This is a predicted structure of an 87-nucleotide RNA (c-di-GMP-I riboswitch aptamer) from Thermosediminibacter litoriperuensis.
NCBI's taxonomy places the organism under Bacteria, Clostridia, Thermosediminibacterales, Thermosediminibacteraceae, Thermosediminibacter.
Model confidence (mean pLDDT): 88 of 100.
Its Rfam family is "c-di-GMP-I riboswitch aptamer". From the family's description: GEMM was predicted in a large-scale screen for bacterial structured RNA regulatory elements.
[in-house]
């Protein structure tokens, strides 16, 4: 240095719910709040989910499908930046 990440040590995010907001949604901000988490920092590159405004089809009617160009890094990988110091 690089793989790893036992034992402590500084520390970091921060789930579901709650409130206020964005948003058609899914979700996503803040605030509180802690289930957890060696990257639960970061990228939407691949795979997987999710949600269907618009938009196409159908129609007894104004529902029904079908779809991402939205989401989701706390779903699984890759990349790529870190904290510690035993085997």
């Nucleotide at each position: 240095u690089c793989c790893c990440u036992a034992a402590a040590a500084a520390g970091g995010c921060a789930a579901a719910c709650u409130u206020c907001u964005c948003g058609a949604a899914a979700g996503g901000g803040a605030a509180g709040g802690g289930c957890g988490c060696a990257a639960a920092g970061c990228c939407a590159u691949g795979g997987g989910g999710c949600u269907a405004a618009a938009g196409c089809a159908u129609u007894u009617c104004u529902a029904u499908g079908c779809c991402a160009u939205g989401c989701c890094u706390g779903c699984c990988a890759g990349g790529u930046u870190g904290c510690u110091g035993a085997a």